RNA sequence: ACUCGACAAAGGCACAACCGGCGAAAGCCGGCGUCGCAAAGCUCCCGGGUACCGGCCCAGCGCGCCGGCACGGCCGAGCUACCGAG
Numbered sequence: 001a002c003u004c005g006a007c008a009a010a011g012g013c014a015c016a017a018c019c020g021g022c023g024a025a026a027g028c029c030g031g032c033g034u035c036g037c038a039a040a041g042c043u044c045c046c047g048g049g050u051a052c053c054g055g056c057c058c059a060g061c062g063c064g065c066c067g068g069c070a071c072g073g074c075c076g077a078g079c080u081a082c083c084g085a086g
Stems, first nucleotide, its partner, number of pairs: 002086004012037002018031005035073001041079003046076003049071002052068005
């Protein structure tokens, strides 16, 4: 440097719920809390997917299409990284 990840070590993050706040909503921030995570570190100004909102189509709803916003703990991809094994 590369690949791999435990029945090792030191640690790290923090699901849901609840409390407070922001938002039309999805959702986000802080606290609390730990379901899990070997990248559950970062990027949606890389690709896909999903959710919310608006528009178009329609008698209407749905589907479909377009746009906005959101999710990195949906997946891929990229970048960075502790320890150990090979």

A computed fold for an 86-nucleotide RNA from Lysobacter enzymogenes, annotated as c-di-GMP-I riboswitch aptamer. The sequence is in RNAcentral, with records from Rfam and Ribocentre. The coordinates come from a structure-prediction model, not an experiment, and the mean pLDDT is 88. The source organism's lineage runs through Bacteria, Pseudomonadati, Pseudomonadota, Gammaproteobacteria and Lysobacter. It matches the Rfam family "c-di-GMP-I riboswitch aptamer". From the family's description: GEMM was predicted in a large-scale screen for bacterial structured RNA regulatory elements.